[in-house]
RNA sequence: UGCUUAUCAAGAGUGACAGAGGGAACAGGCCCUGUGAAGUCCGGCAACCUGCUUAUGUAAGGUGCCAAAUCCUGCGGUAAAUCCGAAAGAUGAGUU
Numbered sequence: 001u002g003c004u005u006a007u008c009a010a011g012a013g014u015g016a017c018a019g020a021g022g023g024a025a026c027a028g029g030c031c032c033u034g035u036g037a038a039g040u041c042c043g044g045c046a047a048c049c050u051g052c053u054u055a056u057g058u059a060a061g062g063u064g065c066c067a068a069a070u071c072c073u074g075c076g077g078u079a080a081a082u083c084c085g086a087a088a089g090a091u092g093a094g095u096u
Base pairs, nucleotide, nucleotide: 002095003094004093005092006091007090008089013042015041016040017039021032022031023030026074027073028072029071043066044065045064048062049061050060051058052057070088075085076084077083
């Protein structure tokens, strides 16, 4: 990097440093942000894998995550959608 598979409307800060951006990419929207963005640390959530226990438990280890549905739309079902599915993406586990 590719492939397989599961999940993606729940949950998570009145903290410290920092100082202007951020919400994956493109386009169109709509938002967050000096009442402090990104990032770092601390803190927390969760329970995919391991561990322990065997219980639908636990939370020690490995990830992950901590505005809004994966923020919404983009393709198809339709004339339309708050509906369903696909695509793309994210994360875990396995595999090449």
About this RNA: A computed fold for a 96-nucleotide RNA, annotated as SAM riboswitch aptamer (S box leader). Its Rfam family is "SAM riboswitch aptamer (S box leader)". Rfam describes the family as follows. The SAM riboswitch is found upstream of a number of genes which code for proteins involved in methionine or cysteine biosynthesis in Gram-positive bacteria. Rfam links the family to the GO term regulation of gene expression.